[in-house]
Context: one part of a larger RNA
RNA sequence: GCCUACGAGUUAAUGUCACUAGCAAGGUUAAGCACUUCAGGUGCGGAGCCGUAGCGAAAGCGAGUCUUAAUAGGGCGUAAUAGUUAGUGGUAUUAGACGCGAAACCUAGUGAUCUACCCAUGGGCAGGUUGAAGCUUUGGUAACACAAAGUGGAGGACCGAACCGGUUGACGUUGAAAAGUCUUCGGAUGACCUGUGGGUAGGGGUGAAAGGCUAAUCAAACUAGGAGAUAGCUCGUACUCCCCGAAAUGCAUUUAGGUGCAGCGUUAGCAAAAGUAUAAUAGAGGUAGAGCUACUGAUAGGAUGCGGGGGUUUCACCGCCUACCAAGUCCUGACAAACUCCGAAUGCUAUUAUAUGUUAGUUAGCAGUGAGGGCAUGGGUGCUAAGGUCCAUGUCCGAGAGGGAAACAACCCAGAGCAACCGCUAAGGUCCCCAAGUGUAUACUAAGUUGAUCAAACGAGGUUAGAUUGCCUAGACAGCUAGGAUGUUGGCUUGGAAGCAGCCAUUCAUUUAAAGAGUGCGUAACAGCUCACUAGUCGAGCGAUCUAGCAUGGAUAAUAAUCGGGCAUAAAGUAUACUACCGAAGCGAUGCACUUUUAUACUUUCGGGUAUAGAAUUGGUAGGGGAGCAUUCUGUUAGCGGCGAAGGAGUCUGGUGAUGGAUUUUGGAGCGAACAGAAAAGAAAAUGUAGGC
Numbered sequence: 001g002c003c004u005a006c007g008a009g010u011u012a013a014u015g016u017c018a019c020u021a022g023c024a025a026g027g028u029u030a031a032g033c034a035c036u037u038c039a040g041g042u043g044c045g046g047a048g049c050c051g052u053a054g055c056g057a058a059a060g061c062g063a064g065u066c067u068u069a070a071u072a073g074g075g076c077g078u079a080a081u082a083g084u085u086a087g088u089g090g091u092a093u094u095a096g097a098c099g100c101g102a103a104a105c106c107u108a109g110u111g112a113u114c115u116a117c118c119c120a121u122g123g124g125c126a127g128g129u130u131g132a133a134g135c136u137u138u139g140g141u142a143a144c145a146c147a148a149a150g151u152g153g154a155g156g157a158c159c160g161a162a163c164c165g166g167u168u169g170a171c172g173u174u175g176a177a178a179a180g181u182c183u184u185c186g187g188a189u190g191a192c193c194u195g196u197g198g199g200u201a202g203g204g205g206u207g208a209a210a211g212g213c214u215a216a217u218c219a220a221a222c223u224a225g226g227a228g229a230u231a232g233c234u235c236g237u238a239c240u241c242c243c244c245g246a247a248a249u250g251c252a253u254u255u256a257g258g259u260g261c262a263g264c265g266u267u268a269g270c271a272a273a274a275g276u277a278u279a280a281u282a283g284a285g286g287u288a289g290a291g292c293u294a295c296u297g298a299u300a301g302g303a304u305g306c307g308g309g310g311g312u313u314u315c316a317c318c319g320c321c322u323a324c325c326a327a328g329u330c331c332u333g334a335c336a337a338a339c340u341c342c343g344a345a346u347g348c349u350a351u352u353a354u355a356u357g358u359u360a361g362u363u364a365g366c367a368g369u370g371a372g373g374g375c376a377u378g379g380g381u382g383c384u385a386a387g388g389u390c391c392a393u394g395u396c397c398g399a400g401a402g403g404g405a406a407a408c409a410a411c412c413c414a415g416a417g418c419a420a421c422c423g424c425u426a427a428g429g430u431c432c433c434c435a436a437g438u439g440u441a442u443a444c445u446a447a448g449u450u451g452a453u454c455a456a457a458c459g460a461g462g463u464u465a466g467a468u469u470g471c472c473u474a475g476a477c478a479g480c481u482a483g484g485a486u487g488u489u490g491g492c493u494u495g496g497a498a499g500c501a502g503c504c505a506u507u508c509a510u511u512u513a514a515a516g517a518g519u520g521c522g523u524a525a526c527a528g529c530u531c532a533c534u535a536g537u538c539g540a541g542c543g544a545u546c547u548a549g550c551a552u553g554g555a556u557a558a559u560a561a562u563c564g565g566g567c568a569u570a571a572a573g574u575a576u577a578c579u580a581c582c583g584a585a586g587c588g589a590u591g592c593a594c595u596u597u598u599a600u601a602c603u604u605u606c607g608g609g610u611a612u613a614g615a616a617u618u619g620g621u622a623g624g625g626g627a628g629c630a631u632u633c634u635g636u637u638a639g640c641g642g643c644g645a646a647g648g649a650g651u652c653u654g655g656u657g658a659u660g661g662a663u664u665u666u667g668g669a670g671c672g673a674a675c676a677g678a679a680a681a682g683a684a685a686a687u688g689u690a691g692g693c
Stems, first nucleotide, its partner, number of pairs: 001693006011095013026050003032044004054061002064076004098236002101233001105226006116200009125190001127159003130155001134151006163187003169182003202218001204214003239628006249262005263369002265366006273358001275356009289342001290340002296336002300332005307325002309322004372397010402413003417592003422588003428582003431566003437579001439578006450568002458553002462550010479537005485510003490504003516531001520529002593618001595616009629682001631679007639671002647666008
C1' cells in the first nucleotide's frame, strides 16, 4: 500500500414545539393491590400533577389587586376562553452524551540485581626511571651552620602493560551492537580500580553540580486506580432522489481562530393588506462642482503706506531722507476634509397611476455564518507604492459548470433537469496548427515596428497628411567665377589691441554693383583664410514655423531564442467603412422527466387522489424541508425448498437512483414476499483497530 472484518448523534429523565389519537372546563393517574388466557393484559387505586383567576415581598384580598394619606394617578390582570393525557418526530438541559486524541493532577503501592553516594569485609596494579627526608663517612666551624661522597627509598613523582577511561579520525547508521569496531589518546600507589553483603525512595533519594543518576524511562521513576480527567483545539463521522438555499456584517465579550443577541437561510401557520420596478408630482438635504470685496483661514504680483527700523539734523522737540519691514484699503491672480454667497446628478421620503403577484410583515420549529477574496467606482492610510491596509456602492468567486482571454477562482460572454451526428447567435474570431474570408474599399507603416500586455522624459533633415507665411522668369535656393574697398591702426585701455582680450560710441562718413568701425578661424601684434553684402553664370521652384498619423533612438536578467507556435510586408500589421461565415451547456426546434401552478373531467375515507391540456420552473457549499432504497430481528397472512434453500461465479433485464427481477452454473439445507413493528441499520478516508498478502 491493497483486501477482508470491526469502527462514530446513543440511552434515560425532564422541558419545549409540531403532528397523530382519546376525553374536554376539564384531563390524568403514581406507588400499591386484586385477577389472569402471562401479554406493552384487565380491573381497582384520584394521593398527586396540569388547567379553569389574578395581584402583592408577604400577611392577605379577589375580577380585581399592588403602590399610597387617597376613592387620584400608575403597574400587572379581567372583559374574547382550551386544556390535558399518551404515542411519534425535531430540539434543549442534566448525565462521558457523536467517536478517537493530550501534556498533566491526585491516591495507594513496586523498585538502588542498572546507576549516584555511603557502610562493612576481601582482592588487584608487568617492567623500567627519577632519587626527598633521615643516616654514615670525610671536609668544615670555637661549637653549630654549611659542603661533598655514599647510603637510603619518599612522591595525589616520571615512562609504560594489565586494569580503568573515552581525546581524534574513519567505519557503522533497516548496525555484528537500541552507543559498537579500528586507529589515536588520558590515568595507571591513588581523591586509584574492583568482588561480595548491606543502607538511602519519588517533590523523595543521591549528586567533586552535567538538572546528572534513580532498571534502554527523569525539570519529578514505574504500576494500578480516581478515569470515558478536561481539550473554546486537530482529525474522522458510512445509502439514494427531489425542493429551497446562506454568511464571512453590527453590538457586546479576560474577547479577538470561541460565544450571546440582531442580520442573512429554511419549514409550518396567520390575517388583512403590504413589497418591488417604472413614470409623474411634491418634499428635506449641503456632497461633486463652483466661488470667496459672502464668512473663517491661507495666499502670489502691483498701487497706496497706519506703524516700525535705519540715516541725517538738533541740547531736545519739531523736521527731512529711504532700492528696509509692513497694518488697512484698491487692482490683478488664485487655495481649503474639519470655509460657503451658491449648488447639481444619483440616492432618500410621500402621493397617484401602471406592471408584477406573495416576493413584504408577523408568530413558531430548526439552523449555519460571525477568518472572506478579486474587480470597478467614491474615499481614508501608505510613496495618488503593494496581489498592501481600512470604509462605502455594485458585481462576481466563495457555493458556478460552459465559450473566449495560449495556459489563468473572481477580466469578457453566459447561469448547466436529461438525451441526440438539428438550427441561430454572444464574447471572440475566419493563412496553417484550429471551426470559419488568403473577403471588399481607401490610406498608412519598412521598424518583423507590429501580429492581445509593459514603457517615459528627452532626442532626431525617417516618412505621410494638413495649416500659416517668406523669396521667386524684373531669375529665387544650392553650386561655380569675381569683388568684399577708403578716412582708419575709430576713440579709450594696454607692453601690444590694427574689424575680431576688454570698455565707449548719434557703430559715423566716403567710393560704390556691393562691402559691418565687422560672422567665425588665425597672429605676440600685424599678416592670412572666411562670412554678411554685390555682380555674373545657371533656369524653376526654394525656404521658415505650427498641427496630426505611423515609424525611430532612449531599451538592461539569467534555456540560444520565441507574437501560443509555424510564420506574415500593396500583410496574416495599423486606421476607417462594409459584408459573409464560424463560434457556448445561451436561444430556438425534437423527445422524455422533476417541482409548482391554472383549467377541465372523474373519484374520495372530504385531508386529498388520478387523467388530459396550458404556463412557469429544475447550478449549488454550510444548512433547512420532503420522499424513498437496502440490512438484521419480531408479529400477522398466505407461501417456496433434495424435482435443490441460502451463499459463490456469470449473462440478460426493470427502475431517475439507492436497488429489484429472470436465467445458467456451482453449492447442498434452509428461505424469501406483502403489511406492520423494533434497531448493535449502510464506510473510502479518522498518521483509524485486528488479521491476511